Predicted 3D model of an 83-nucleotide RNA (transfer RNA) from a Deltaproteobacteria bacterium.
It was read from a public genome assembly.
The prediction has a mean pLDDT of 81.
Its Rfam family is "tRNA". Rfam's curators write: Transfer RNA (tRNA) molecules are approximately 80 nucleotides in length.
């Protein structure tokens, strides 16, 4: 320079021949028990807003399409191979 792979809440990691995004662990917060603790068990745990709800969100920014993590283009990070 070329060819491939990868990127999703704090972290790990699912979901893919385009159809509810965030299962499942793990940290984390709140509760139950307990004389207190540790374990257990229950709930919660992305971001913003006019907060019983709404919108946005799967590395960026565009494109296809009724619908995009998923298909296409262009960047950018990383990792592997070939020169």
């Nucleotide at each position: 320079g070329c060819c491939g792979a990868a990127g999703u809440g704090g972290c790990g990691g699912a979901a893919u021949u385009g159809g509810u995004a965030g299962a499942c662990g793990c940290a984390c917060g709140g509760g139950u028990c307990u004389c207190a603790a540790a374990a257990a068990c229950c709930c919660g745990c992305g971001a913003g807003a006019u907060u019983u709800u709404c919108u946005c969100g799967u590395a960026u920014c565009g494109g296809u399409u009724c619908g995009a993590u998923c298909c296409c283009g262009a960047u950018c990070u990383u990792c592997g191979g070939c020169a």